[in-house]
RNA sequence: CGAGGCGGCCAGGCGAUCGCGGCGCCCUUCUUCGGGAGGCGCCGAGGAAAGUCCGGACUCCACAGAGCGGGGUGGUGGGCAACACCCACCCGGGGUGACCCGCGGGCAAGUGCCACAGAAAACAGACCGCCCCUGGCGUACGCCGGGGGUAAGGGUGAAAAGGCGGUGUAAGAGACCACCGGCACCCCAGGUGACUGGGGUGGCCAGGUAAACCCCACCCGGAGCAAGACCAGACAGGGGACGUCCGAGGGCUGCUCGCCCGAGUUCCCGGGUAGGUCGCACCAGGCCGCCGGCAACGGCGGUCGCAGAUGGAUGAUCGCCCUCGACAGAAUCCGGCUUAUCGGCCGCCUCGUCCC
Numbered sequence: 001c002g003a004g005g006c007g008g009c010c011a012g013g014c015g016a017u018c019g020c021g022g023c024g025c026c027c028u029u030c031u032u033c034g035g036g037a038g039g040c041g042c043c044g045a046g047g048a049a050a051g052u053c054c055g056g057a058c059u060c061c062a063c064a065g066a067g068c069g070g071g072g073u074g075g076u077g078g079g080c081a082a083c084a085c086c087c088a089c090c091c092g093g094g095g096u097g098a099c100c101c102g103c104g105g106g107c108a109a110g111u112g113c114c115a116c117a118g119a120a121a122a123c124a125g126a127c128c129g130c131c132c133c134u135g136g137c138g139u140a141c142g143c144c145g146g147g148g149g150u151a152a153g154g155g156u157g158a159a160a161a162g163g164c165g166g167u168g169u170a171a172g173a174g175a176c177c178a179c180c181g182g183c184a185c186c187c188c189a190g191g192u193g194a195c196u197g198g199g200g201u202g203g204c205c206a207g208g209u210a211a212a213c214c215c216c217a218c219c220c221g222g223a224g225c226a227a228g229a230c231c232a233g234a235c236a237g238g239g240g241a242c243g244u245c246c247g248a249g250g251g252c253u254g255c256u257c258g259c260c261c262g263a264g265u266u267c268c269c270g271g272g273u274a275g276g277u278c279g280c281a282c283c284a285g286g287c288c289g290c291c292g293g294c295a296a297c298g299g300c301g302g303u304c305g306c307a308g309a310u311g312g313a314u315g316a317u318c319g320c321c322c323u324c325g326a327c328a329g330a331a332u333c334c335g336g337c338u339u340a341u342c343g344g345c346c347g348c349c350u351c352g353u354c355c356c
Stems, first nucleotide, its partner, number of pairs: 001352010012321007020044007028036001030035001046327001050338002053336005058224004065257004070220005075089005090104001091102004105215002110213002112209003127154002129150009162180002165177003181205001183202008228278004237269006249261004283305001285304008322325001
């Protein structure tokens, strides 16, 4: 210099004026005493606020559960409030490399499925070929058949029942043998472990698929901030069904058993209201430093206060500058994942070429 890999960060900037939402303080010429108006100060969208896909906090269902069913997770160890997240490692695959990818338990428990092609797709099979016996034609080469053996060679396929060499045979075949591969079991060494390295024995050998049923291990009660609590206010009743211990109905929120509550429950017609307060903004919190740890993360100390609406605020105008600005906006909160995103900056590392 060129080509790449990984991680982190920014999301137009500055100034002026006006406006909007919230909080605190002050003031009062307003007040129905709740407040309103005014002034000052502070704060006011995001890295994804999004999709609502996971996990939790919180709230209610009466803190009695058990079994069945259902759902989820899936290499190992660790982190975390928890997780399907994160970190480290193992195994497999890709790359010269930095590094990247893996929905990564079990198909020698059982069952199912395997398109097309092909003889055969799993209790193997026989299209061509090879070999033996044999009939007919024929001088011979050869041609046309019949019976049987074989799975080495060809061919099909994503995948064909270990590979290669030899013995053997009519031709062949783990039929037998050596080596290699793979599998099961045992032993030794290392590691917390997944696993790795080595040795031995065995039978000749076992196709794929579990995001197919299923099996194994572990985890999971339901509904959700329109949860839920409180205050104020309005109204008008009528009729039916079941039931008050021979118990309607309800809770344990899929079902069953079992347990508990229980005097009201439910349907139709008609009538009324649709206001306020809390939940609700302080958190598993941000930043900085030290310590422990490879890391995720944890501990200690310091420091900061960071939207809170409910017809729902964050905008407009002007000036200057630049690279002329993407995707997009809170609604109970938090941790993740995923998806969208103009342009740019920084750090570490790899490969190639050249120079010293």

Bacterial RNase P class A from a Propionibacteriaceae bacterium, 356 nucleotides, folded computationally. Its mean pLDDT, the model's own confidence on a scale to 100, is 76. A source record names the gene rnpB. The model forms 97% of the base pairs in the Rfam consensus.